[in-house]
RNA sequence: ACGCCAGUAGUCUAAUGGUUAGGAUAGGGCCUUGCCAAGGCUCUGAUCCGGGUUCGAAUCCCGGCUGGCGUA
Numbered sequence: 001a002c003g004c005c006a007g008u009a010g011u012c013u014a015a016u017g018g019u020u021a022g023g024a025u026a027g028g029g030c031c032u033u034g035c036c037a038a039g040g041c042u043c044u045g046a047u048c049c050g051g052g053u054u055c056g057a058a059u060c061c062c063g064g065c066u067g068g069c070g071u072a
Stems, first nucleotide, its partner, number of pairs: 001071007010025004018055001026044006048064005
């Protein structure tokens, strides 16, 4: 330099173009216990950036950025 793949809470992960962006974990509060741990209830927090297509985009297209792999 070129090609391919990926990018969603602090972390891991799901989501046929119409989802309230779901789950786990973490964190806060409460309950339970003599205390801790475990458990239950509840709350908080996310679509890498910019444009396009579409009535509607996390999802499709283009460009950029970052990471991984490959070729030289």
Predicted 3D model of a 72-nucleotide RNA (transfer RNA) from a Candidatus Woesearchaeota archaeon. RNAcentral holds the sequence, with entries from ENA. The coordinates come from a structure-prediction model, not an experiment, and the mean pLDDT is 81. Rfam family: tRNA.